Context: one part of a larger RNA
RNA sequence: GUCUGCGAGUUGGUUUUUGUAGCAAGCCUAAGUCCUUCUGGGACGCAGGCGCAGCGAAAGCGAGUCCGAACAGGGCGAAUUUAGUUACAGGAGCCAAACCCGAAGCGGUGGUGAUCUACCCAUGGCCAGGCUGAAGCGUUGGUAAUACGACGUGGAAGGCCGAACCGGUGAACCUUGAGAAGUUCUCGGAUGAGUUGUGGGUAGGAGUGAAAGGCUAAUCAAACCCCGUAAUAGCUGGUUCUCCUCGAAAUGUAUUUAGGUGCAGCGUCAUAUGCUGACUUGGGGGGGUAGAGCACUGAAUGAGCUAGGGGGCACACCCGCCUACCAAACUCAAUCAAACUCCGAAUACCCCAGGGUGAAGUAUGGCAGUAAGACAGUGGGGGAUAAGCUUCAUUGUCGAAAGGGAAACAGCCCAGCCCAGCAGCUAAGGUGCCCAAAUACCGCUAAGUGGAAAGGAGGUGAGAUUUCUUUGACAGUGAGGAUGUUGGCUUAGAAGCAGCCACCAUUUAAACAGUGCGUAAUAGCUGACUCAUCGAGAGAUCUCGCGCCGAAAAUGAUUGGCGAUCAAGCGGUAUACCGAAGCUCUGGAUGCCCCAGUCUGCGGACUGGGGUUUGGUAGAGGAGCGUUCUCAACGCAUCGAAGCUGGAUGGCGACUGAAAGUGGAGUGUUGAGAAGUGAGGAUGCAGAC
Numbered sequence: 001g002u003c004u005g006c007g008a009g010u011u012g013g014u015u016u017u018u019g020u021a022g023c024a025a026g027c028c029u030a031a032g033u034c035c036u037u038c039u040g041g042g043a044c045g046c047a048g049g050c051g052c053a054g055c056g057a058a059a060g061c062g063a064g065u066c067c068g069a070a071c072a073g074g075g076c077g078a079a080u081u082u083a084g085u086u087a088c089a090g091g092a093g094c095c096a097a098a099c100c101c102g103a104a105g106c107g108g109u110g111g112u113g114a115u116c117u118a119c120c121c122a123u124g125g126c127c128a129g130g131c132u133g134a135a136g137c138g139u140u141g142g143u144a145a146u147a148c149g150a151c152g153u154g155g156a157a158g159g160c161c162g163a164a165c166c167g168g169u170g171a172a173c174c175u176u177g178a179g180a181a182g183u184u185c186u187c188g189g190a191u192g193a194g195u196u197g198u199g200g201g202u203a204g205g206a207g208u209g210a211a212a213g214g215c216u217a218a219u220c221a222a223a224c225c226c227c228g229u230a231a232u233a234g235c236u237g238g239u240u241c242u243c244c245u246c247g248a249a250a251u252g253u254a255u256u257u258a259g260g261u262g263c264a265g266c267g268u269c270a271u272a273u274g275c276u277g278a279c280u281u282g283g284g285g286g287g288g289u290a291g292a293g294c295a296c297u298g299a300a301u302g303a304g305c306u307a308g309g310g311g312g313c314a315c316a317c318c319c320g321c322c323u324a325c326c327a328a329a330c331u332c333a334a335u336c337a338a339a340c341u342c343c344g345a346a347u348a349c350c351c352c353a354g355g356g357u358g359a360a361g362u363a364u365g366g367c368a369g370u371a372a373g374a375c376a377g378u379g380g381g382g383g384a385u386a387a388g389c390u391u392c393a394u395u396g397u398c399g400a401a402a403g404g405g406a407a408a409c410a411g412c413c414c415a416g417c418c419c420a421g422c423a424g425c426u427a428a429g430g431u432g433c434c435c436a437a438a439u440a441c442c443g444c445u446a447a448g449u450g451g452a453a454a455g456g457a458g459g460u461g462a463g464a465u466u467u468c469u470u471u472g473a474c475a476g477u478g479a480g481g482a483u484g485u486u487g488g489c490u491u492a493g494a495a496g497c498a499g500c501c502a503c504c505a506u507u508u509a510a511a512c513a514g515u516g517c518g519u520a521a522u523a524g525c526u527g528a529c530u531c532a533u534c535g536a537g538a539g540a541u542c543u544c545g546c547g548c549c550g551a552a553a554a555u556g557a558u559u560g561g562c563g564a565u566c567a568a569g570c571g572g573u574a575u576a577c578c579g580a581a582g583c584u585c586u587g588g589a590u591g592c593c594c595c596a597g598u599c600u601g602c603g604g605a606c607u608g609g610g611g612u613u614u615g616g617u618a619g620a621g622g623a624g625c626g627u628u629c630u631c632a633a634c635g636c637a638u639c640g641a642a643g644c645u646g647g648a649u650g651g652c653g654a655c656u657g658a659a660a661g662u663g664g665a666g667u668g669u670u671g672a673g674a675a676g677u678g679a680g681g682a683u684g685c686a687g688a689c
Base pairs, nucleotide, nucleotide: 001689002688003687004686005685006684011096012095013094014093015092016091017090018089019088020087021086022085023084026050027049028048032044033043034042035041036040054061055060064076065075066074067073099238100237102235106228107227108226110225111224112223118202119201120200121199122198123197124196125195126194127192129161130160131159132157136153137152138151139150140149141148165189166188167187170185171184172183173182204220206216207215208214241624242623243622244621245620246619251264252263253262254261255260265370266369267367268366269365270364271363272362273361275358279355280354281353282352283351284350285349291343292341293340297337298336299335301333302332303331304330306327308326309325310323311322312321313320373398374397375396376395377394378393379392380391381390382389403414404413405412418588419587420586421585423584424583425582429578430577431576432562433561434560438575440573441572442571443570444569455549456548459546460545461544462543463542464541465540466539467538468537476533477532478531479530480529482506483505484504487501488500489499512527516525517524589614591612592611593610594609595608596607597606598605599604625678627675628674629673630672631671632670633669634668635667636666643662644661645660650655
């Protein structure tokens, strides 16, 4: 892992509510006793309980009572025909282990452990070999005597090197090991605070500890076993048959509260009500948002006017003058605002009237679930007018929604799946092929743009304004482009062309006191300007459409692919077609409503017709299937029960189960009743493989 079996809302008490039944202003007995056909049934038993009256803390009063001085006022009641109670069954709450499994833990005047290990006690054992050479002593030197020196002797030391022994420094290997801590190499101590044998002692909030929270039998910030114990778990996981109807929430508020819960909101079921509802039409309202505006409050720009200040001039002082400086108030012009408003919508909201019978509304009661939401559009806040970001409001979808489209793609677009059909029409989106359907028409694009931005550019199409132009434009080509003069100044020089000033005049078809290059300065080239040639358009600015550049990333590339410009690209136009579980058609089923008929125990049930409905998580409600056992009735069975193989038939389904075979002794149907009543999941439990 698979298979088989087992495996989770139970039982008792109590409260409340619904259904059914009995009796009813009453209803019921409990313990117990008696009878009996004795796990059972019946009778007695008015102790007690609930109800029939409430109010008050109470005394108490009483259809009233309490507060109060009150005949006031108010609270809680009565009244308007008063329903309860007992039993059974279903739903739910509470108390109990309370749907099942799961802690780490806490407690016990319960116990077991020191054969491991820590320390201690008693009594024993062990430490190859080598080295150093303390004190003391002796001899000798030496001293006044000591001191002190030398040599010898001696054999001290938590001394030195190094086996056994004890340890465990570094590394490698091992790491489903040879081993739940080892092996090999290396390393520390090795006469000591050494090591070791045997016997003994100290223990669980206790021991022992050269102290690491270490060790106390592979267990230690409180051992192990048993018990309290099914501890508790706002947490995780699991929770077993079918069909039908409706169908949420992820919000507000409060919370030692934020992943929990209370109340409300939203769901469902029952009862009551009976047009009140969503929506829509008409009418009437209040508002201060969007926008706009500057009348207020503020912000902010320029100009003018002009206080005040700065600066300058003048001044013994008092007076003054100027100001391309700063600038209040005021005037003019043009602006800005969530916390500005002289103004001011659309929507939304409230009210009135009409329509609106809806799987609407409202009220009361039973039962919930939800209270982690997500994305998209719109209006805001936070952030960086970042985020598949965060937080509100509002709408939609997903959540709980299948189908078609977007290549693929919960939240986008279309559209809400009862079942069947080899029928039809459409939506979004599409119609070259993959791939169902147009190789339609008119323009644009040349970039494979389509299928990346700011910014940049004689790409190209369309439109607008304007200038020049057959008295010849624009471009090209040929010729000219001169004289006073090298203008004056400056300068070493300055001659059109370093710089400053001026920028005239003449001859002319025209020609600058010179547009650029150039020279040391000249020279030289060129432009403006003019003529000739040529012969019809040329130049400038703006707007719009589609393109170009900008364009670098890591495995092989991509509009989904092929491929397509003779568009199958982009914009426009027209018709046709395709296209979904949408709509229609044919048949069938289902919930609810209406009508008719039949039956009725008057609650309702069945049949036929019509309308409408039937996606669904949490969840509420309804109807059933199957398993085991009990009671009753009726059956089946050696001419073959159950079980097993088999699977026709029937049922929407859970299921039913014929024939045939096997098997060899029990078993079914109907009506009631009771549950150890349904498995694929729980790192489920046991067994097998």

Predicted 3D model of a 689-nucleotide part of an RNA (large-subunit ribosomal RNA, domain II) from a Verrucomicrobiia bacterium. Taxonomically the source falls in Verrucomicrobiia (Bacteria, Pseudomonadati, Verrucomicrobiota). Rfam family: Bacterial large subunit ribosomal RNA. Rfam links the family to the GO terms structural constituent of ribosome and ribosome. The family is grouped with related families in Rfam's "LSU clan". RNAcentral holds the full RNA, with entries from ENA. Its mean pLDDT, the model's own confidence on a scale to 100, is 84.